[in-house]
RNA sequence: GCUUCGGGGCGAGGUGAAAAUCCUCACCGGCGGUCAAAGUCCGCGAGCCUUUCAGGCUGAUUGGGUGAAAUUCCCAAACCGACGGUAUAGUCCGGAUGAGAGAAGC
Numbered sequence: 001g002c003u004u005c006g007g008g009g010c011g012a013g014g015u016g017a018a019a020a021u022c023c024u025c026a027c028c029g030g031c032g033g034u035c036a037a038a039g040u041c042c043g044c045g046a047g048c049c050u051u052u053c054a055g056g057c058u059g060a061u062u063g064g065g066u067g068a069a070a071u072u073c074c075c076a077a078a079c080c081g082a083c084g085g086u087a088u089a090g091u092c093c094g095g096a097u098g099a100g101a102g103a104a105g106c
Stems, first nucleotide, its partner, number of pairs: 001106005011025004026091002028081002030044004039079002047057004061077005083094003
């Protein structure tokens, strides 16, 4: 320098004129790092804002166990999830056949 890859998830019941949006249960977890494997630690990307080669804002975990070492494993109980649309959306539709942290190969 080039090529390829690069985000998952609403099933059941209830109410209602109408809900995959409300209520009960269900389901999902990007990338790098970290003595040991992480949605919740440290950072990044995505998203939003601005005076746009840049700057700013930006979610969530505790208890117990094992161990040399784990907020990363095991047990238990929790919690979090951009913007626009629509009966109020992490899971539907849309911007997006986009962008991208990065990964692999040549």
A computed fold for a 106-nucleotide RNA from a mouse gut metagenome, annotated as FMN riboswitch aptamer (RFN element).
The model forms 100% of the base pairs in the Rfam consensus.
The RNAcentral record of the sequence draws on MGnify.